[in-house]
RNA sequence: UUUAAUAAAUCGCCUAACCCCCCGCCGAAGGCGGGGAGACGGAGGACCCAAGUAAUUGGGGCGAAUUUCGCCAGAGGCGAAUAGGGUUAUCUCUUGACCCGAGCCCGUCAGCUAACUUCGUAGGCGUAAGGAGAGAGGAACU
Numbered sequence: 001u002u003u004a005a006u007a008a009a010u011c012g013c014c015u016a017a018c019c020c021c022c023c024g025c026c027g028a029a030g031g032c033g034g035g036g037a038g039a040c041g042g043a044g045g046a047c048c049c050a051a052g053u054a055a056u057u058g059g060g061g062c063g064a065a066u067u068u069c070g071c072c073a074g075a076g077g078c079g080a081a082u083a084g085g086g087u088u089a090u091c092u093c094u095u096g097a098c099c100c101g102a103g104c105c106c107g108u109c110a111g112c113u114a115a116c117u118u119c120g121u122a123g124g125c126g127u128a129a130g131g132a133g134a135g136a137g138g139a140a141c142u
Base pairs, nucleotide, nucleotide: 001009002008011126012125013124014123018038020036021035022034023033024032025031026030039121040120041119042118043117044116049111058109059106060105061104062103067081068080069079070078071077072076084100085099086098087097088096090136091135092134093133094132095131
């Protein structure tokens, strides 16, 4: 955008979580499974450097998601803030508006870290003041 609604398609958003090729199956588009290649992201891992008397008050990792205070008898729940993070449909900055500020994992163990080793590519959504200013860049039409 279409629809009464759902679904689907297109487009867009959070995120690393995307693109392409080959084979097989179902089939309208496409989807699923296997394999390959690229891209993006994470972990472990020397010298040097750093740290260093602790070692259950365990320790550590992914992530923006950390910290403080209050209420409820309370594991926990709720609320107000906050470090930090996102959107506002070309990009960047400023400003305003609207949101998030979770959750999960390793298993006694890991600082940084070249070579090297290894893992992931899921899940969830629809910006609404469909704001504004400046700069950059570009498209269409004439």

Source information
The RNA shown here (c-di-AMP riboswitch aptamer (ydaO/yuaA leader)) has 142 nucleotides and comes from a Candidatus Zixiibacteriota bacterium. Its Rfam family is "c-di-AMP riboswitch aptamer (ydaO/yuaA leader)". Rfam links the family to the GO terms regulation of gene expression and cyclic-di-AMP binding. From the family's description: This family represents a conserved RNA structure found upstream of the ydaO and yuaA genes in Bacillus subtilis and related genes in other bacteria. Its mean pLDDT, the model's own confidence on a scale to 100, is 79. The organism belongs to Candidatus Zixiibacteriota, within Bacteria.